This is a predicted structure of a 72-nucleotide RNA (transfer RNA) from Frischella japonica.

[in-house]
RNA sequence: GACCUCAUAGUUAAAUGGAUAUAACGAGCCCCUCCUAAGGGCUAGUUGCAGGUUCGAUUCCUGCUGGGGUCA
Numbered sequence: 001g002a003c004c005u006c007a008u009a010g011u012u013a014a015a016u017g018g019a020u021a022u023a024a025c026g027a028g029c030c031c032c033u034c035c036u037a038a039g040g041g042c043u044a045g046u047u048g049c050a051g052g053u054u055c056g057a058u059u060c061c062u063g064c065u066g067g068g069g070u071c072a
Stems, first nucleotide, its partner, number of pairs: 001071007010025004018055001027043005048064005
């Protein structure tokens, strides 16, 4: 320098064009318990950044940033 791939909640991952972006663990509150653990209920919290296509974008396209890889 060229190319491939990845980026979603505090963490790990789903969702490949359509309804309020989903789950587990974690956090907060409540129930239960003599207390703790376990168990149950509820709540908050997420699409790397900037554009574009589309009635509609986590998804498709372009650029950038960062991680990993292949080639030179």
Description
Its Rfam family is "tRNA". Rfam's curators write: Transfer RNA (tRNA) molecules are approximately 80 nucleotides in length. It is annotated as a transfer RNA. It was read from a public genome assembly.